[in-house]
Context: one part of a larger RNA
RNA sequence: UGACGGGGGCCCGCACAAGCGGUGGAGUAUGUGGUUCAAUUCGACACCACGCGAAGAACCUUACCCAGGCUUGACAUCUCGGGAACCCCCUGGAAACAGGGGGGUGCCCGCAAGGGAGCCCGAAGACAGGUGCUGCAUGGCUGUCGUCAGCUCGUGUCGUGAGAUGUUGGGUUAAGUCCCGCAACGAGCGCAACCCCUGCCCCUAGUUGCCACCAUUAAGUUGGGCACUCUAAGGGGACUGCCGGUGAUAAACCGGAGGAAGGUGGGGACGACGUCAAGUCCUCAUGGCCCUUACGCCUGGGGCCACACACGUACUACAAUGGCCGGUACAGAGGGCCGCGAAACCGCGAGGUGGAGCCAAUCCCAAAAAACCGGUCUCAGUUCGGAUUGGAGUCUGCAACUCGACUCCAUGAAGUUGGAAUCGCUAGUAAUCGCGGAUCAGCACGCCGCGGUGAAUACGUUCCCGGGCCUUGUACA
Numbered sequence: 001u002g003a004c005g006g007g008g009g010c011c012c013g014c015a016c017a018a019g020c021g022g023u024g025g026a027g028u029a030u031g032u033g034g035u036u037c038a039a040u041u042c043g044a045c046a047c048c049a050c051g052c053g054a055a056g057a058a059c060c061u062u063a064c065c066c067a068g069g070c071u072u073g074a075c076a077u078c079u080c081g082g083g084a085a086c087c088c089c090c091u092g093g094a095a096a097c098a099g100g101g102g103g104g105u106g107c108c109c110g111c112a113a114g115g116g117a118g119c120c121c122g123a124a125g126a127c128a129g130g131u132g133c134u135g136c137a138u139g140g141c142u143g144u145c146g147u148c149a150g151c152u153c154g155u156g157u158c159g160u161g162a163g164a165u166g167u168u169g170g171g172u173u174a175a176g177u178c179c180c181g182c183a184a185c186g187a188g189c190g191c192a193a194c195c196c197c198u199g200c201c202c203c204u205a206g207u208u209g210c211c212a213c214c215a216u217u218a219a220g221u222u223g224g225g226c227a228c229u230c231u232a233a234g235g236g237g238a239c240u241g242c243c244g245g246u247g248a249u250a251a252a253c254c255g256g257a258g259g260a261a262g263g264u265g266g267g268g269a270c271g272a273c274g275u276c277a278a279g280u281c282c283u284c285a286u287g288g289c290c291c292u293u294a295c296g297c298c299u300g301g302g303g304c305c306a307c308a309c310a311c312g313u314a315c316u317a318c319a320a321u322g323g324c325c326g327g328u329a330c331a332g333a334g335g336g337c338c339g340c341g342a343a344a345c346c347g348c349g350a351g352g353u354g355g356a357g358c359c360a361a362u363c364c365c366a367a368a369a370a371a372c373c374g375g376u377c378u379c380a381g382u383u384c385g386g387a388u389u390g391g392a393g394u395c396u397g398c399a400a401c402u403c404g405a406c407u408c409c410a411u412g413a414a415g416u417u418g419g420a421a422u423c424g425c426u427a428g429u430a431a432u433c434g435c436g437g438a439u440c441a442g443c444a445c446g447c448c449g450c451g452g453u454g455a456a457u458a459c460g461u462u463c464c465c466g467g468g469c470c471u472u473g474u475a476c477a
Base pairs, nucleotide, nucleotide: 001477002476003474004473005472007471008470009469010468011467012466013465015461016460019425020424021423022422023421026316027315028314029313030312031311032310033309034307035306042053043052064302065301066300067299068298069297070296073127077126078125079123080122081121082120083119086103087102088101089100090099091098092097107116108115109114129291130290132289133288134287138285139284140280141279142278143276145274150189151188152187153186154185155184156165157164158163169180170179171178195268196267197266198265200236201235202234204232205231206230209226210225211224214223215222239262242256243255244254245253246252318418322377323376324375325374326373327372334365335364336363339358340357344353345352346351384415389410390409391408392407393406394405395404431453432452433451434450435449436448437447
């Protein structure tokens, strides 16, 4: 100087408390451990691994296993020889591949011979190739402490020195935020602000959007209009600016006015010096090491989907604030040409036929659902719950046996609120309801977004956890 203390003081955070809903019990989905296996590819391991890399494992992916094949190789550059490209057919084969036959020439220079560029085949070798090892050799990127308020430097001063001071102190703040004081005076990286979305207003613009007035219609459908809504470009608006009080007359705090909004308005992006030899050599890049008729490459099939178990994360429930039936409203944000696909018709349905319209404020996906109105069920393992299984189908795709999703009929399991323990959340939040998107042929209970309905509670900081500042002890560094 730090680190640590079941030392002290001050102060924060859904840290506790107050409250609401869960997890832990059930069934299923998914990840992991374990076990099994020819293989169940690999990585990730307290917080910070475990719906994580996977924003899509039937083949492919694929890195694993078995089998069949190839070696200058699936890919790059160079040399030589031949043809040129390319297309079709036959035989063996699961394919890869191996063997054989046929067709067929273009472009540039040149009269021609011939040469050249792209491409293909063959040969030899330099070389390719490796998701092989080392994240304890690395770059880059990322997690975490932590959006925590800290981390430092120059000069000066003090100290023999390590170092101190500044950065401590008195107030204050979300903040090393600001004020005051002070052997310090300044400065940098952080904080804040500048950026984006959202909340109010104005202006510009008026189609594909909108409809107050007139006409018209089944319908903003059409004429008309651009006031309103909205869209999207610009601007205004909030600054403790104003008033009162408290305070050191300061910074600031408390209350009030005006205002759509008030003291950082709400949300996002943004993550200091550093820590964990944290994570990643399987994104990529890269040193070293290793393989080189194989640790490379191709193909068929299998596996990554196994199952006595154990754990994490979710979904669906156990019902009446509910289930079922009928009727009937109201979103936002997105996606669409190898695409979204309307009406109509067929099918109980998944879906099929069909093809209008739309490169989309125009058309389509599209129905929002909970809610509301009416009916029914009456506390029951039930008209709750839907696992499991049998049968019949639909769709995608070369192909759904291992191993897809969905539909219909039948079957109806466990489950009656979950021990010890444990998680999230402070407001348009929790809870609850549906909708969209990426990936994607197909496949979503995951993920990323969107809106609808919409609470309860916070006395307080003693205690648990994490953190900041000052101080104290130390035989630790």
RNAcentral holds the full RNA, with entries from SILVA. A computed fold for a 477-nucleotide part of an RNA from a metagenome, annotated as small-subunit ribosomal RNA, 3' major domain. It matches the Rfam family "Bacterial small subunit ribosomal RNA". The coordinates come from a structure-prediction model, not an experiment, and the mean pLDDT is 87.